[in-house]
Context: one part of a larger RNA
RNA sequence: UUGGGCGUAAAGGGCGCGUAGGGGGUUUCAUGCGUCUCUUGUUAAAUUCCGGAGCUCAACUCCGGAGCCGCAAGGGAUACGAUGAGGCUAGAGGACGUUAGAGGCAGAUGGAACGCACGGUGUAGGGGUGAAAUCCGUUGAUAUCGUGCGGAACACCAAAGGCGAAGGCAUUCUGCUGGGACGUUCCUGACCCUGAGGCGCGAAAGCGUGGGGAGCGAAUGGGAUUAGAUACCCCAGUAGUCCACGCCGUAAACGAUGCCGACUAGCUGUCUCGAGUAUCGACCCUCGGGGUGGCGAAGCUAACGCGUUAAGUCGGCCGCCUGGGAAGUACGGCCGCAAGGCUAAAACUC
Numbered sequence: 001u002u003g004g005g006c007g008u009a010a011a012g013g014g015c016g017c018g019u020a021g022g023g024g025g026u027u028u029c030a031u032g033c034g035u036c037u038c039u040u041g042u043u044a045a046a047u048u049c050c051g052g053a054g055c056u057c058a059a060c061u062c063c064g065g066a067g068c069c070g071c072a073a074g075g076g077a078u079a080c081g082a083u084g085a086g087g088c089u090a091g092a093g094g095a096c097g098u099u100a101g102a103g104g105c106a107g108a109u110g111g112a113a114c115g116c117a118c119g120g121u122g123u124a125g126g127g128g129u130g131a132a133a134u135c136c137g138u139u140g141a142u143a144u145c146g147u148g149c150g151g152a153a154c155a156c157c158a159a160a161g162g163c164g165a166a167g168g169c170a171u172u173c174u175g176c177u178g179g180g181a182c183g184u185u186c187c188u189g190a191c192c193c194u195g196a197g198g199c200g201c202g203a204a205a206g207c208g209u210g211g212g213g214a215g216c217g218a219a220u221g222g223g224a225u226u227a228g229a230u231a232c233c234c235c236a237g238u239a240g241u242c243c244a245c246g247c248c249g250u251a252a253a254c255g256a257u258g259c260c261g262a263c264u265a266g267c268u269g270u271c272u273c274g275a276g277u278a279u280c281g282a283c284c285c286u287c288g289g290g291g292u293g294g295c296g297a298a299g300c301u302a303a304c305g306c307g308u309u310a311a312g313u314c315g316g317c318c319g320c321c322u323g324g325g326a327a328g329u330a331c332g333g334c335c336g337c338a339a340g341g342c343u344a345a346a347a348c349u350c
Stems, first nucleotide, its partner, number of pairs: 004321003007304002012318001014201004021194003025088007033081002035077008048066007091191001092188003095184005103177006110154001114150008125136002162169002206247006215241002220236004258317006266295011299306002323350003332343004
């Protein structure tokens, strides 16, 4: 290379937009480039194959024929692919109407809890644990009432629920804004799918500058426990957690399952849109669409399990795997302020 694979054995890129490239609906005409066919020429000899011959046979050698990877010219075919021209509407997009939503950004806002300050009541304890102690408290704590200030997070609703490409998103209100679903068949007329590079987004932690700091809390100090205890438990507590701007670019970034399309029994829950039915109306009921769950025919699977949201049956494109360790390391390169990230071996060893 041929080939086999990627839910859990090695293997789906964290996610999107998109360049090159690859792939591409239906119909008519043209061309005849790919494609197919015929003829001719060429394709040195040897080699190969077939028939025959010569060394006692064979290897070997000789004669004749064929073949060989192709290439070129000419004649012909036009289904498929291609190219050009034209048409179509089932893909895709748009318009109009309806609609759900923690989708995003900004501003404002509320109550509970917590902490602090001040004031009132009140007196000897409080706190903490397995038990304690460190700790707080007669300069009046804990408890309780009032007033004020502060930061962070939003109980119930809440769901097997919703939205988003992923990361992720939840008090309430307002403004700005992205995407989706359904309905009408009105418009465009293949405008599509995927996507190496590239660009953007990307939890937490971490970094830079400035702010903020209630609670929590790496580090750190103290008290316990213990043989020890650089831990688990307790009392404190810095960075951080929060905000603005700029970096970082990782993750069990998981459905451990790439994206798009087609096809292949059903039953049941739920969210949402529509039609019918019903009704004064809203429900109920039936049917259709989109999402999200559970169980399961066939089929698949090593099994577990998956099963119209496929891991079934196929097609298109991308990414990735090839025994364990050394190692996601070294070296080099690119990126980063740094931490480090991305790319990525070998010796040796089993």
Molecule: small-subunit ribosomal RNA, central domain
Organism: metagenome